[in-house]
RNA sequence: CUUAUCAGGAGAGGUGGAGGGAUCCGGCCCUUUGAAGCCCGGCAACCUCCCCACGCUGGAAACGCCCAGCGCUGAGGAACGGUGCCAAUUCCGCUCUGACGCAAGUCGGAGAAGAUGAG
Numbered sequence: 001c002u003u004a005u006c007a008g009g010a011g012a013g014g015u016g017g018a019g020g021g022a023u024c025c026g027g028c029c030c031u032u033u034g035a036a037g038c039c040c041g042g043c044a045a046c047c048u049c050c051c052c053a054c055g056c057u058g059g060a061a062a063c064g065c066c067c068a069g070c071g072c073u074g075a076g077g078a079a080c081g082g083u084g085c086c087a088a089u090u091c092c093g094c095u096c097u098g099a100c101g102c103a104a105g106u107c108g109g110a111g112a113a114g115a116u117g118a119g
Stems, first nucleotide, its partner, number of pairs: 001119006011040001013039003019030003025093003041086003046082002048078003052074002054071006090113001094111007
């Protein structure tokens, strides 16, 4: 940089001791009924693997059957391995925009920013 996903899910364990919710600021929260970190445990299923269907290519000289390989295809399954994750929507906040509202504001769409995977 490209691309997919981000409303769901995950311990009343051990250690540790005061902080934490990515960053600045603000808000709002969590936390000594013990934060972060580490260990164990768990969740998920992106990579991975299996199976079925479908498609394409080839085996061969038409279609089909059969066999093999492949797939930005669809459904289902596994979780040994590579990551990730385990309060609150990505906790909320920025920009454009729709509906409702006198307004404050509420709900929604697109984008930005960010996180994670794969390339």